Predicted 3D model of a 515-nucleotide part of an RNA (small-subunit ribosomal RNA, 5' domain) from an uncultured bacterium. It matches the Rfam family "Bacterial small subunit ribosomal RNA". Model confidence (mean pLDDT): 85 of 100.
Context: one part of a larger RNA
């Protein structure tokens, strides 16, 4: 000198764009943050229409309308499907194939989507809801009975597919791979909407796309005042297990494996694209944004599923908090706001799904604290303003003075203007759309026009040398200053105040950290 997620002191007009718990991965009141599909299913309601129509009134025509059946519209607790593995947060742990980079899988998986091929024929038994009877303060739960399905289960069929087995061809990286031709065995399915055309689905298989899994080479902080470490340890063939290779796991056998090219141990730390600095080499760093990883009160575990060992799922244990009728239960903000606490320090319990994107749905649409916006904070960067011209009797006042004057100083006043910002009024967007219509949170915002009036808008640090800027008074080694050298003990340009000056400017200084 540059930089900062900064903080502190003094000061503070506006706008745009960013950024904002670095500390206690401390504890959390309250609300919201993941639902959706009635075009999968049976119910339970509601509204309305049509038909039938009981009691009742009437002499009668008729009125009345319980209720039943059917149609239409509508709501949705339950069964079922898809989604809740994404999106959002955090950086605790991790020195590791975790990350980066380059490769391998002849050792693998992939819901939804796309292409292609060939299919969807026939049966069965349940369980919720519901009804009835219970238990419990509650959370919730037991029994009996009924019932539907795109829920569940046999059996049929099988172009591909899987397994066993025989033959041929072409390759290769050791186990092998690809392809072709026989034989045998095994394995699928679901319907719904529509008047219909047909649409949406279901099942199998090849391929694709996307996303992952796994393995390897190289790279990846400090301490040797850590020098030896290791029994599933190292290897083998065989099994178990997995989507898949493997001591991953298991029996048996062998006795190996790692290490000064730093094993083992300890400390510290998420990694990268990047960012800061620097001429570069390098050094430092990993906040925001993007990629990967890990975690979700702490520890452990599996279930479901294409995918989890699952932030707003389940189970167990623990600590903590809450409810309780004392028998037993409920909870997890490192989602968005917000609270307490810690701290030098870090925001609104805001608006909207209008846009972009996501989930579900044929769709209409619903949900979405993702996101789009607004709010707060000079926290940062950038831009603008706080006026312009003229004005010497160089006014008054202040300060200094050799008492002549000098300086503040064209500075002010005065005069003539301007209207950025501001205030008021009028108009008023783009962002929104594939043929039309409809649809804007921001927002009556940006912007445009008119009007008013210099009115509402300047401070901070410094002036001994380094280093740009000097006098006076006060003080008297005191009070104090100070980044280094050093100032102050009676004329202090170094302390304090004033005048003057220098620097930067809505900021200026100080502190901390990095280069």
């Nucleotide at each position: 000198g540059g930089a900062c997620g900064a903080a502190c002191g003094c000061u503070g007009g506006c706008g745009g764009c960013g950024u904002g718990c670095c500390u206690a991965a401390c504890a959390c009141a309250u609300g919201c943050a993941a639902g959706u599909c009635g075009a999968g299913c049976g119910g339970a309601g509601a509204a309305u229409c049509a038909u039938c129509g009981a009691a009742g009134a009437g002499c009668a025509a008729u009125c009345a309308g319980a209720g039943a059946u059917g149609g239409u519209u509508u709501u949705u607790a339950g069964c079922g499907g898809c989604g809740g593995a994404c999106g959002g947060g955090u950086g605790a742990g991790u020195a590791a194939c975790g990350c980066g980079u380059g490769g391998g899988c002849a050792a693998c998986c992939u819901a939804c989507c796309u292409c292609u091929a060939a299919c969807u024929g026939g049966g069965g038994g349940a369980c919720a809801a519901c009804a009835c009877c219970g238990g419990g303060a509650a959370a919730c739960u037991g029994g009996u009975g009924c019932u539907a399905a795109u829920a569940c289960c046999g059996g049929a069929u099988a172009c591909g597919c899987u397994c066993u087995u025989g033959g041929g061809a072409g390759c290769a990286c050791a186990u092998g791979c690809u392809u072709u031709u026989g034989a045998g065995a095994g394995g699928a399915a679901a319907g719904g909407a529509g008047c219909a055309a047909c649409c949406c689905g279901c099942a199998u298989a090849c391929a694709g796309a996307u996303g992952g899994g796994u393995c390897c080479g190289c790279g990846u902080c400090c301490c040797a005042u850590u020098a030896g470490c290791u029994a599933g340890u190292u290897g083998g063939g065989g099994g178990u297990g997995u989507a898949a290779g493997a001591g991953a796991c298991c029996a048996c056998c062998a006795a190996g494996g790692c290490g000064a090219c730093g094993a083992u141990g300890g400390g510290u730390a998420g990694c990268c694209g990047g960012c800061c600095u620097g001429a570069g080499a390098g050094g430092g760093u990993g906040g925001a944004c993007g990629g990967c990883c890990a975690c979700a009160c702490u520890g452990g575990a599996a279930c479901u599923g294409a995918g989890a060992c699952a932030c707003g799922g389940u189970c167990c244990a623990g600590a903590c908090u809450c409810c309780u009728a004392c028998g037993g239960g409920a909870g997890g903000c490192a989602g968005c706001a917000g609270u307490g606490g810690g701290g030098a320090a870090u925001c609104u319990u805001c608006c909207g799904c209008a846009a972009u994107g996501g989930g579900c749905g044929c769709a209409a649409g619903c949900c979405u604290g993702a996101c789009g916006g607004a709010g707060c904070a000079a926290c940062g960067c950038c831009g603008c303003g706080u006026g312009a011209g003229u004005g010497a009797a160089g006014a008054a006042g202040g300060c200094c003075u050799u008492c002549g004057g000098g300086u503040u100083g064209u500075a002010a006043a005065g005069c003539u203007c301007u209207g950025u910002c501001u205030u008021c009024a009028g108009g008023g967007a783009a962002g929104a759309a594939a043929a039309a219509a409809a649809u804007g949170a921001c927002g009556g915002u940006a912007c445009c026009u008119g009007a008013g009036g210099a009115g509402g808008a300047a401070g901070c640090c410094c002036c001994g040398g380094c280093u740009a800027a000097c006098u006076a008074c006060g003080u008297g080694c005191c009070a104090g200053c100070a980044g280094c050298c050093g100032c102050g003990g009676u004329a202090a340009a170094a302390c304090g105040u004033a005048g003057g000056g220098g620097g930067c400017g809505a900021g200026c200084g100080u502190u901390g950290u990095c280069c």